[in-house]
Molecule: c-di-GMP-I riboswitch aptamer
Organism: Neomoorella humiferrea
């Protein structure tokens, strides 16, 4: 230095559960006890994989807001005509109300997305205790 982990010795780590903290989440850190398991369950997100989706982006028979644009209706102002009056017809204008189409924005829901994670998923890299060969 390489292989192996049947045995021995002294040890090590800790899934999950409970509490606290960080985080949008995935996940991570700490504490107590127990101990699923682990010979690299020590370290490194490089490749694959998996998880998450804050931000970004796309979508929405629905929802809320905005005269932001346009159409229609009701009402009002004005003009004109008919009428004996009451009232009515037409035109114009007005965004007060209703409604329709479109636009913009918010909330909500959904799809995609890592720049976020996982080393106790695999590969790879680095380092290492004991025994044996």
């Nucleotide at each position: 230095g390489g292989g192996c982990g049947u045995c021995a010795a002294g040890g090590g780590c800790a899934a999950g559960c409970u509490c606290c903290c960080c985080g949008a989440a995935a996940g991570g850190g700490g504490a107590u006890g127990c101990g699923c398991g682990c010979a690299a369950a020590g370290c490194c997100a490089u490749g694959g994989g998996u998880c998450u989706a804050a931000g970004g982006u796309c979508c929405g028979u629905g929802u809320c807001g905005c005269g932001c644009g346009g159409g229609g209706g009701u009402g009002g102002c004005g003009g004109u005509c008919c009428g004996g009056c009451a009232g009515g017809g037409c035109c114009u204008u007005u965004a007060a109300c209703c409604u329709c189409c479109g636009g913009c924005g918010g909330a909500c829901g959904g799809g995609c997305u890592a720049u976020g994670a996982c080393a106790g998923c695999c590969a790879g890299g680095c380092c290492g205790c004991c025994g044996u060969u």